The part of an RNA shown here (large-subunit ribosomal RNA, domain II) has 678 nucleotides and comes from a Verrucomicrobiaceae bacterium. Lineage of the source: Bacteria > Pseudomonadati > Verrucomicrobiota > Verrucomicrobiales > Verrucomicrobiaceae. Model confidence (mean pLDDT): 84 of 100. Its Rfam family is "Bacterial large subunit ribosomal RNA".
Context: one part of a larger RNA
């Protein structure tokens, strides 16, 4: 992992609500008792409960009563109950199953492993070092002292055996639930080690690590208290049919829980009271505006106080390109500003308004992490698939059709069946259903096809428009001319159109600047404005749109889904056809519901209410089948709206069952689900 079988809302007592039978101002027994066909009977049994009258603290009064001075007003009250069965809930209990870690036990087993410790044994190759003490000799007044020899101490010294486990590879579904392999440490000693014995469980031992107490230790194991508790996590088994939520408020030692309310259902009542839609009539300070209040805040004006400066013995003054309240004039901003002020929403009257409408009361729920997408905000950086409100819609709990794919977007709400039909939204060259349709246009970048990418750049191009010069010849080219006082004055070493400063005038002209750039040490040169000639018809310079360039940088191979596509299959206005969905139509059928009894409407669904059903064991009663073959087993014709029914065939070899009530140990795919298989 598969396969067989097992596996979860029970039961008992109270309570209450709904149905259902009896009985009725009354219903009813209960333990016992007696009978009995021995049961699921029947009778006795009125002990006791429910109710039939409240109200007031009571006294008391009573369909009233209390409160009150009240004969007002409030408050509780006044016309059907009760047993018994069946179903919902709720409460005690194991209370739907499984699962903790724990908590207790004057319950019991463990010290064969380990930790201490007692009693008895047992080991320790080999090899170094040489304490004291003694002896001798030297030494001393005599002790002390040196020598030398002997000796043979030591938690001495190297190293096996034995213990141990510092470091390092291997081994890590091992050879092994701690090893091996090389090096490591201790090896006469607080050494090691058979053997028997002894300490245990809030106790032991413990050279002290909370260590060790038989692979278990911040309290050992078995059992019992026990199905401990578990607001958590997992699992909860047949089939249809109606309806359908919630991720909000408050309040919680609460924040993954609960309670109450809201939003769901199923009953009964009221009977149109609701949504909505028109009208009419309200209250209001949001958008915008606006500057009258509060504040902010640009610019000028006028002008109190200040600075600076002149002047001043002092008073009194003068200048000020300085700061600058108040005012005035212009021109703004405000979520905590408002002289103003919508559209919506919001409340109410009136008319429409039949939608599984609405309101009330009663049972029964779930919900209490929501999330995304317009919209209007706060918080961020006017970032987030961010987060926190607020409204709307959606997915949640919604299939279907488009966005290549893609819960949240566009389209559109899946009763069933069907080789019919017209559309949405989005599409029509091929992939791939349908336009290689038609008409005017842009674009040339493959823009399209990026992230509708920015500031910014640019004789890309197309249409508007507006101005200037132009057959008295333009604009560009080409040839020619560009001259004179003069080298203008100043300044300079020099300064001659051209370092600089000042002036920038005349004269000749078709026209030429006291010089547009280049360059000289300064002069020369070059060139430009201007003029003339040639040439012949448009040339120049803003404004404003379309549609494209440029900017434009990510990570394994690129791409608009792909292929491919340029008078498009790209992009803009139009036009007309056609695809396209579970929409809608047609045609059958099915259920529910309303009424006009022929039809109309409705039938997506998680938690969830309700409602009807199959099917499994067993039990009653009435039938029925079976050796001419029961049950099972394995086919399986048909049937039926679904759980499912099933003739008939092959196996099997002795029982089964159909209707009609009744009782449940009543339905498996899940549970790191138990149990056996393989």
């Nucleotide at each position: 992992g598969c396969c067989u079988a097992g596996g979860a809302g029970u039961c008992u007592a109270u309570a209450u609500c709904a149905g259902u039978u009896g009985c009725g101002a009354g219903c009813u027994u209960a333990a016992g008792u007696g009978u009995u066909u021995a049961c699921g009977a029947c009778a006795u049994g009125g002990a006791g409960g429910c109710g039939a009258a409240g109200c007031g603290a009571a006294a008391g009064c009573g369909a009233g009563u209390u409160u009150g001075a009240a004969u007002a007003g409030g408050g509780c009250g006044a016309u059907a109950g009760u047993a018994u069965c069946u179903g919902g809930u709720a409460u005690a209990g194991c209370a739907c199953c499984c699962g903790a870690a724990g908590c207790g036990g004057a319950g019991g087993c463990g010290a064969u492993c380990u930790a201490g410790c007692c009693a008895u044994g047992g080991c320790c190759a080999g090899g170094u070092u040489g304490a004291a003490g003694c002896a001798u000799c030297g030494g001393u007044a005599a002790c002390a002292c040196g020598a030398u020899g002997u000796g043979g101490a030591g938690g001495a010294c190297c190293g096996a055996a034995c213990c141990c486990a510092u470091u390092a590879a291997c081994c890590u579904u091992g050879a092994g639930a701690a090893g091996u392999u090389a090096a490591g440490g201790g090896a006469u000693g607080a050494g090691c080690u058979g053997u028997g014995g002894u300490u245990a469980g809030g106790a032991g031992u413990g050279a002290a690590a909370g260590g060790c107490u038989a692979a278990u230790c911040a309290a050992g194991c078995c059992c019992c208290g026990u199905a401990a508790u578990a607001g958590c996590u997992g699992g909860u088994u047949c089939u249809c049919u109606c309806c359908g939520a919630a991720a909000u408020a408050u309040a919680u030692u609460u924040a993954g829980g609960u309670a109450u309310a809201g939003c769901g259902u199923u009953g009964u009542a009221u009977g149109u009271u609701u949504a909505u839609a028109g009208u009419u009539g309200g209250g209001g300070g949001u958008a915008a505006a606006g500057c009258a209040c509060u504040g902010a805040a640009a610019a000028g004006g006028c002008u109190a106080g200040g600075g600076c400066u002149c002047a001043c013995a002092c008073c009194c003054g003068g200048g000020u390109a300085c700061c600058g309240a108040a005012c005035c004039u212009u021109a703004u901003c405000a979520a905590a500003c408002u002289c103003u002020g919508a559209a919506u929403a919001c409340c109410a009257g009136c008319u429409a308004a039949u939608a599984u409408a609405a309101u009330a009361c009663a049972g029964c729920a779930g919900u209490c992490a929501g999330u995304c997408a317009g919209u209007g905000g706060g918080g961020g950086a006017u970032a987030a698939g961010c987060u926190u409100c607020a409204u709307u819609g959606g997915c949640g709990a919604g299939a279907g059709g488009g966005a290549a794919a893609c819960a949240c977007c566009c389209c559109a709400g899946a009763c069933c069946a069907u080789c019919a039909a017209a559309u949405a939204a989005g599409g029509u060259c091929c992939c791939u259903a349908a336009g290689u349709u038609a008409a005017u246009g842009c674009u040339a970048a493959g823009u399209g096809g990026u992230a509708c990418g920015a500031a910014g750049g640019a004789g890309g191009u197309a249409a508007a428009u507006u101005u200037u010069c132009u057959u008295a010849g333009a604009c560009a080219a080409u040839g020619g001319g560009g001259a004179u006082g003069u080298u203008g004055g100043c300044u300079u070493a020099g300064a001659g159109g051209c370092a600089g400063c000042c002036a920038u005038c005349a004269u000749u002209u078709a026209a030429a600047a006291a010089g547009u750039g280049c360059g000289u040490a300064a002069u020369a040169g070059c060139u430009u404005a201007c003029c003339c000639a040639u040439c012949g018809a448009g040339a120049g310079a803003g404004u404003u749109u379309g549609c494209g360039c440029c900017g434009a940088a990510a990570a394994u191979g690129a791409u608009c889904g792909g292929g491919a596509c340029u008078a498009a299959a790209g992009u803009a206005u139009u036009a007309c056809a056609c695809c396209g969905a579970a929409u809608u139509u047609g045609u059958g059928g099915a259920u529910u519901g309303u009424u006009u009894u022929a039809a109309c409407a409705a039938u997506g669904g998680u938690a969830g209410g309700a409602g009807a059903g199959c099917g499994u064991u067993c039990c009653a009663a009435c039938g029925a089948c079976g050796u001419u073959g029961a049950a099972g087993g394995u086919u399986g014709a048909g049937g039926g709206g679904a759980a499912c029914c099933g003739a008939g065939g092959c196996u099997g070899g002795a029982g089964u069952u159909u209707u009609u009530g009744g009782a449940a140990g009543u339905g498996a795919g899940a549970a790191u689900c138990u149990a056996g298989g393989c």